[in-house]
Context: one part of a larger RNA
RNA sequence: AAGUAGCGAAAACAUUGGUGAGAAUCCAAUGCACCGAAAACCUAAGGUUUCCCACGGCAGGCUCGUCCGCGUGGGGUUAGUCGGAACCUAAGCUCAGGCUGAAAAGCGUAGGCGAUGGACAACGGGUUGAUAUUCCCGUACUGACUAUUAUUCGUUAUCAGAGGCGGAGGGACGCAGGAGGAUAGACAUGCAAGCGACUGGAUGUGCUUGUUUAAGCGUGUAGCCAGUUCCGGUAGGAAAAUCCGCCGGGGCGUUACAAAGUGAGGCGUUAUGAGGAGGAGCUACGGCUUCCGAAGAUGUUGAUUCCACACUGCCAAGAAAAUCUUCGCUAUCGAGAAUAAUGGUUAUCCGUACCAUAAACCGCCACAGGUAGGUUGGUAGAAAAUACUAAGGUGCGC
Numbered sequence: 001a002a003g004u005a006g007c008g009a010a011a012a013c014a015u016u017g018g019u020g021a022g023a024a025u026c027c028a029a030u031g032c033a034c035c036g037a038a039a040a041c042c043u044a045a046g047g048u049u050u051c052c053c054a055c056g057g058c059a060g061g062c063u064c065g066u067c068c069g070c071g072u073g074g075g076g077u078u079a080g081u082c083g084g085a086a087c088c089u090a091a092g093c094u095c096a097g098g099c100u101g102a103a104a105a106g107c108g109u110a111g112g113c114g115a116u117g118g119a120c121a122a123c124g125g126g127u128u129g130a131u132a133u134u135c136c137c138g139u140a141c142u143g144a145c146u147a148u149u150a151u152u153c154g155u156u157a158u159c160a161g162a163g164g165c166g167g168a169g170g171g172a173c174g175c176a177g178g179a180g181g182a183u184a185g186a187c188a189u190g191c192a193a194g195c196g197a198c199u200g201g202a203u204g205u206g207c208u209u210g211u212u213u214a215a216g217c218g219u220g221u222a223g224c225c226a227g228u229u230c231c232g233g234u235a236g237g238a239a240a241a242u243c244c245g246c247c248g249g250g251g252c253g254u255u256a257c258a259a260a261g262u263g264a265g266g267c268g269u270u271a272u273g274a275g276g277a278g279g280a281g282c283u284a285c286g287g288c289u290u291c292c293g294a295a296g297a298u299g300u301u302g303a304u305u306c307c308a309c310a311c312u313g314c315c316a317a318g319a320a321a322a323u324c325u326u327c328g329c330u331a332u333c334g335a336g337a338a339u340a341a342u343g344g345u346u347a348u349c350c351g352u353a354c355c356a357u358a359a360a361c362c363g364c365c366a367c368a369g370g371u372a373g374g375u376u377g378g379u380a381g382a383a384a385a386u387a388c389u390a391a392g393g394u395g396c397g398c
Base pairs, nucleotide, nucleotide: 013031014030015029016028017027018026032395033394034393035392040375041374042373046355047354050353051075052074053073054072055071056070060068061067080141081140082351083350084349085348087118088117092113093112094111098107099106100105122139123138124137125136126135142347143346144345145344146343147342148341149340150339151338152337153336159334161333162332163330164329165328166327167326168325169324174314175313176312177311180307181306182305185301186300187299188298189297190211191210192209193208194207195206212274213273216269217268218267219266223262224261227252228251229250230249231248232247233246234245236244237243278292279291280290281288282287315318361370362369377389378388379387380386
């Protein structure tokens, strides 16, 4: 320079009360205002205790501060079923042998690793200051072990069964379009409980609030699909096969009345449960969650969700492997075993707090920037535009 610029989106604050040495800034109440395909909620990455409680007031906080993502001390993350590992493979990586190279090393087969994919069993309610599909209550499901019962096979190696190995099926897949059936949701009516102090009107066809319930189990619907089943033969599936493929024959079905298969939803049960507006009681007025607990139906609308890449069309022609089913082979184990039903027992390791369009991540900052996915109500509207608004959140730290 200069007590100057600035104090980081112009969404907006005001009043009353409380606390306190001290209050524009902390807390509570009331009113107002802002977002509402977000400035709400869930979650991945990333962060790593920032979460919750008590106390504090030097520094950090662009002012203040009794407050805080700050300081100090305590506390907090509970799983057979959620996500990952004990399963599988893709790109890619690695690579025994092998090939190349003077070496370092490069390439690469079998094999292995590797999710962003496949496979795989739990839902509803309650609860904490802080966790919950993890704790508790109720109702389930999966695997393993074990007992009983039933059926079948075996204990003559012409070997039941297990394990291992391989064959076959399946898993198994693109995009666009339109139609249908559903549901989530929404709205209305009915039903239930409550309300009516002031003011122009208002006992009225009034106003407010509620009208909720899962997985599982049973049933097998709208729809989709033209083959399916039995017998015989067999030169293919690198060996074998009763499996698959191919060939022949028979039964049933074939233009819509679709058998087997697949399949949302609905209905029943779960539920004489849970939850429920509200009321009662207690209260350190912060709450306690202690008791009681109404109604719970019908219609309209309706998805971007499900049936389902099902159908139709198109060209750029749209993963693999395992789980699973089935067939045989077998140097291993083996005298009992397999299957089903009903009981009982049992269940490894890691993650789980909190932020997550942000003051907690990436930007040196409590930075008008950036940040994948899911949910996303109402009125008007073609609409996830736009405007107003619900739930919820906030008024941007002078």
Molecule: large-subunit ribosomal RNA, domain III
Organism: Candidatus Gastranaerophilales bacterium